[in-house]
RNA sequence: AUGGCGAGCGAGUGAGGAUCGCCGGCCGGGCUUCGAGCUACGGUCGGAGGAAAGUCCGAGCUCCGCAGGGCAGGGUGCCGGGUAACUCCCGGGCGGCGAGAGCCGAUGGACAGUGCCACAGAGAGGAGACCGCCGAUGGCCCACUCCACACGGAGAGGGCACAGGUAAGGGUGAAAGGGUGCGGUAAGAGCGCACCGGGCCGACGGCAACGAAGGUCGCAAGGCAAACCCCACCCGGAGCAAGGCCAAGCAGGGACGAGGAGCGGCCCGCUCCAUCCGAGUCCCGGGUCGGCUGCUCGAGGCCCGCAGCAAUGCGGGCCCUAGAGAAAUGAUCCCCCCCGCGCAUGCGGGGACAGAACUCGGCUUAUUCGCACGCCGAAUCG
Numbered sequence: 001a002u003g004g005c006g007a008g009c010g011a012g013u014g015a016g017g018a019u020c021g022c023c024g025g026c027c028g029g030g031c032u033u034c035g036a037g038c039u040a041c042g043g044u045c046g047g048a049g050g051a052a053a054g055u056c057c058g059a060g061c062u063c064c065g066c067a068g069g070g071c072a073g074g075g076u077g078c079c080g081g082g083u084a085a086c087u088c089c090c091g092g093g094c095g096g097c098g099a100g101a102g103c104c105g106a107u108g109g110a111c112a113g114u115g116c117c118a119c120a121g122a123g124a125g126g127a128g129a130c131c132g133c134c135g136a137u138g139g140c141c142c143a144c145u146c147c148a149c150a151c152g153g154a155g156a157g158g159g160c161a162c163a164g165g166u167a168a169g170g171g172u173g174a175a176a177g178g179g180u181g182c183g184g185u186a187a188g189a190g191c192g193c194a195c196c197g198g199g200c201c202g203a204c205g206g207c208a209a210c211g212a213a214g215g216u217c218g219c220a221a222g223g224c225a226a227a228c229c230c231c232a233c234c235c236g237g238a239g240c241a242a243g244g245c246c247a248a249g250c251a252g253g254g255a256c257g258a259g260g261a262g263c264g265g266c267c268c269g270c271u272c273c274a275u276c277c278g279a280g281u282c283c284c285g286g287g288u289c290g291g292c293u294g295c296u297c298g299a300g301g302c303c304c305g306c307a308g309c310a311a312u313g314c315g316g317g318c319c320c321u322a323g324a325g326a327a328a329u330g331a332u333c334c335c336c337c338c339c340g341c342g343c344a345u346g347c348g349g350g351g352a353c354a355g356a357a358c359u360c361g362g363c364u365u366a367u368u369c370g371c372a373c374g375c376c377g378a379a380u381c382g
Stems, first nucleotide, its partner, number of pairs: 003376004008371004014336001016334005022047007029039003049353001053364002056362005061239004073235005078092005093107001094105004108230002113228002115224003130170002132166003137163002139160004144155004178196006197219001198217004204211002243293004252284005259273005300319008337351001338349004
């Protein structure tokens, strides 16, 4: 230098600058029906993300429910640790993959019981004879020898593949009841033996999962538990449209109650409403429109130190950073950055995924560029 592996950080129309906007807080100004009011004005401060997303897990918070126990239902599932908690994270074990750095795995139990294993195949689980091999033994057939010579009996040879034997070989299948070799046999077969594999016991190591020297057993029924199930542990419901406070109008209740309201100020007058089925005034509770709150200071962020392999914890210092209407967070230009073309001044193009809405911890998914770090080498150069 190149290829690869791991684990991070920064963020995006990028750093910086200029102009014009948008939303919110505070201060001021203006308007006002003086009401939690309106504001297009001025100043100042602040204004999206690593995923804000999916809403898949776990919590905080809030309301409702709840003696205790059990059943049902759901979830989780190697071991140890972390955490508020988790199905998350860290470390380890075991299995698989890779040459390696490393990666992947819902990874308890298959002699508790039940069930399933499509198609193909003879047989799919304490099996199976389709092809093949054999046919020692029994059966049948053909010659031969001997005894008897009428049936028959004995021996040796050849043949058939009828009974039957056989799990070596072929074939089916994802999977066919250990593998390789030698012996053995009629042919075969853990039938015997050697090695490998496996079951059981197991000194010893480890908190544990687990590992394991050694011994023993020819081998003792394959897979599926994200099938029912068994075992162990865990589990109330709804959600910020939770919930709390205030409260026009209308309707309701209570007390007082004979007058009240309008005609621009006063008097007269007129009109309307009412006179106990009661106008009007005051009060009360629930509560609609609506307003405020919950609301952002929190298991918070950054830096340093200590403990720990790590996740993380503890201590110290510093900081306050959106809180909306479901609606704001933008546009243009300059200058650098990246890519392509060109000798060059330059020209052209591009900068993803996406966007808060009660708040955190995770997971998953989408996605572009840049910057550092550690490690690997079946590779190259110095």